[in-house]
RNA sequence: UGAGCCAGUUGGAUGGUUACUUUUGGAUUGCAUUAUGUGACCUAAAAGAGGAAAGUCCGGGCACCGCAGAGCAAAAUGCUUCUUAAUGAGAAGAGUUUUAUUUAAUAAAAAAUGGAAAGUGCCGCAGAAAGUAUACCGCCAUAUUUAUGGUAAGGGUGAAAAGGUAGCGUAAGAGACUACCAGGUCGCAACGAAAGUUGAGAUGCUUGCAAACCCCAUUUGGUGCAAAAUCAAAUAGUAUCCAAGACAUUGCUCGUGUCGUUUGAGGAUUGGGUAGAUUGCUAGAUUUUCAUGGUGACAUGAAGGCUAGAUGAAUGACCAUACUUUUUUAUUGUUAAAAUUAAAAAGACAAAACUCGGCUUAUAGACUGGCUCAAAUA
Numbered sequence: 001u002g003a004g005c006c007a008g009u010u011g012g013a014u015g016g017u018u019a020c021u022u023u024u025g026g027a028u029u030g031c032a033u034u035a036u037g038u039g040a041c042c043u044a045a046a047a048g049a050g051g052a053a054a055g056u057c058c059g060g061g062c063a064c065c066g067c068a069g070a071g072c073a074a075a076a077u078g079c080u081u082c083u084u085a086a087u088g089a090g091a092a093g094a095g096u097u098u099u100a101u102u103u104a105a106u107a108a109a110a111a112a113u114g115g116a117a118a119g120u121g122c123c124g125c126a127g128a129a130a131g132u133a134u135a136c137c138g139c140c141a142u143a144u145u146u147a148u149g150g151u152a153a154g155g156g157u158g159a160a161a162a163g164g165u166a167g168c169g170u171a172a173g174a175g176a177c178u179a180c181c182a183g184g185u186c187g188c189a190a191c192g193a194a195a196g197u198u199g200a201g202a203u204g205c206u207u208g209c210a211a212a213c214c215c216c217a218u219u220u221g222g223u224g225c226a227a228a229a230u231c232a233a234a235u236a237g238u239a240u241c242c243a244a245g246a247c248a249u250u251g252c253u254c255g256u257g258u259c260g261u262u263u264g265a266g267g268a269u270u271g272g273g274u275a276g277a278u279u280g281c282u283a284g285a286u287u288u289u290c291a292u293g294g295u296g297a298c299a300u301g302a303a304g305g306c307u308a309g310a311u312g313a314a315u316g317a318c319c320a321u322a323c324u325u326u327u328u329u330a331u332u333g334u335u336a337a338a339a340u341u342a343a344a345a346a347g348a349c350a351a352a353a354c355u356c357g358g359c360u361u362a363u364a365g366a367c368u369g370g371c372u373c374a375a376a377u378a
């Protein structure tokens, strides 16, 4: 200097003309009126799609339900501490694994990180045998021509053969025993708020899998803006049948409560009428700056700001200029590069519908930071 990868921010700009929606001010006008309300049209100003608006995977706000009571079932989470309205989210740290370097320590990245001495279950094929295992080849002993007994050190198969290395011992062998090493368990000391780390001991305890069932700890009322609230409109049924229980916003049991038991709660069949408008709907766990505290996520305080609210669903179209990227052409020029001129093409993913905080997915280009590779110069 160039290319690639990862992370973060941004993601089209300016000017003019015209169109659409909402709010506010002004002027004209229609209808109905005690007041005033409501509609039409003109004019002026202000505002008018996202970082993901997507997915609907989580957690809330808010609304409603007379059990949001107990137990069971079911479901979710799973190292420590902190933050938050809350979470399966975030911050910091510990442990594990992987990669790189080199000083065995450091740096970066990843992740579903409680328990395998409570129990059950699983490891295909291969192999003799896959956890109370087993003897194919082999080794040893006896007897003998092929059999019995012992063995798990050597070989083979496999992802893995029952901790590893060496020795003692043995008929041959084996944690059978010994020394050292690794892991587990138990307690002691120091450091740390904790998870844990380090050290020196005791103990022959020595597969793995819980993203298998399960156990342990903690947590969980449900439904959802198609929630709900208000106003308006209409109403046809001695209709027929069943009926002693029915209901209380996931399931079962117990309890509690309400309605009902022939003056019939409730359910089924059949027939008929109405279904329009308003609210919810945007000032909020909101946003900007500064200060203080904190490693940080974040918290507290002060001073400022108001940024769609549609309802068959608004924010568009045209013109011009510049900008960015790619390709080509010409000139200058460097170690490599790069700069300028002209022409053409392109400018990503993509659209609110009650709302907020996360997670996941898609994304041309530009800027910033980090890493890797290549070339050249000093």
Base pairs, nucleotide, nucleotide: 001374002373003372004371005370006369007368008367009366010365013321014320015319016318017317018316020048021047022046023045024044025043026042028040029039030038031037032036050349054360055359057358058357059356060355061354062224063223064222065221067255069254070253071252072251074220075219076218077217078216079093080092081091082090083089094113096110097109098108099107100106101105114215115214119213120212121209122208136155137154138151139150140149141148142147163181164180165179166178167177182206183205184203185202186201188199189198190197191196228279229278230277231276237270239269240268241267242266245259246258247257248256286305287304288303289302290301291300292299293298323347324346325345326344327343328342330340331339332338